[in-house]
Context: one part of a larger RNA
RNA sequence: UUGGGCGUAAAGGGCGCGUAGGCGGCCAUCCAAGUCGGGUGUGAAAUCCCUCGGCUCAACCGAGGAACUGCACUCGAUACUGUUUGGCUCGAGUCCGGGAGGGGAUGGUGGAAUUCCCAGUGUAGCGGUGAAAUGCGUAGAUAUUGGGAAGAACACCGGUGGCGAAGGCGACCAUCUGGACCGGAACUGACGCUGAGGCGCGAAAGCCAGGGGAGCGAAUGGGAUUAGAUACCCCGGUAGUCCUGGCUGUAAACGAUGGGCACUUGGUGUGGCGGGUACUGACCCCCGCCGUGCCGAAGCUAACGCGUUAAGUGCCCCGCCUGGGGAGUACGGUCGCAAGGCUGAAACUC
Repeated sequence: UUGGGCGUAAAGGGCGCGUAGGCGGCCAUCCAAGUCGGGUGUGAAAUCCCUCGGCUCAACCGAGGAACUGCACUCGAUACUGUUUGGCUCGAGUCCGGGAGGGGAUGGUGGAAUUCCCAGUGUAGCGGUGAAAUGCGUAGAUAUUGGGAAGAACACCGGUGGCGAAGGCGACCAUCUGGACCGGAACUGACGCUGAGGCGCGAAAGCCAGGGGAGCGAAUGGGAUUAGAUACCCCGGUAGUCCUGGCUGUAAACGAUGGGCACUUGGUGUGGCGGGUACUGACCCCCGCCGUGCCGAAGCUAACGCGUUAAGUGCCCCGCCUGGGGAGUACGGUCGCAAGGCUGAAACUC
């Protein structure tokens, strides 16, 4: 390579939008490129195969045949793929009517708590731990009451509950704004799926500039512990954590499970919407669609487990794997202010 694979053994890109490309619903029509059939030409010789022959046999050699699975031209076929034209509505989308939601952005508002400041009461301790000490406190702390300031996060509701493509999103109000779902079938008429490159988004930490800084808290100082203790515990505490603008582009970015479509017994919760029966009072019961959990038929799996939210059965497209170490290293390229990211070997060794 051919293959075989990718939940946990190596392997799903962090996520989306989308270019090229690949793939693509139903009916009719045209062409005949792919496809199929016939014919003609060509497909050197040798080799391989078959038959016969020559060296005593064989190897080897000679002759004839077949073959050379290919290509070109030509004549046909039109089921499938493709092309042309016309049509269709189930895919896709638009529209109308609804309700759900921590989806996003901006501005504003609120209460609890914490710390600090001021004042009152009050006195000898507080704090902290396994036990202590460092620390704070007679210059009046801790506790408690009143007032004020600041920053950050939003208890209860809260839920294997909701929303988002992922990262992620949770006080309340307003404005702007994205998506999904249900019901109706008025409209478009295959407009679709995937997606190499590309573009955008992307937790935390980190970086640049300017603000902010209550609590927490890498680094760091001290107290303990210990043989030591550059730790775990305690008292302090700087970056940072927060805001604005820009950069970084990583992760156990996980469901360790790419996306789309179709098909394949069920049971039971829960969120959103619709319909029905009954009562008409909310509710309950039955059915449908979408989402989210659990348990499980068949089937799959090395097992664990998965099981209509598939890891079952199929098709389409992309990404990725190919023994361990060396190594996500070196070199080169490229991106970045840097840190570093992306791409990514070999020698050697088992």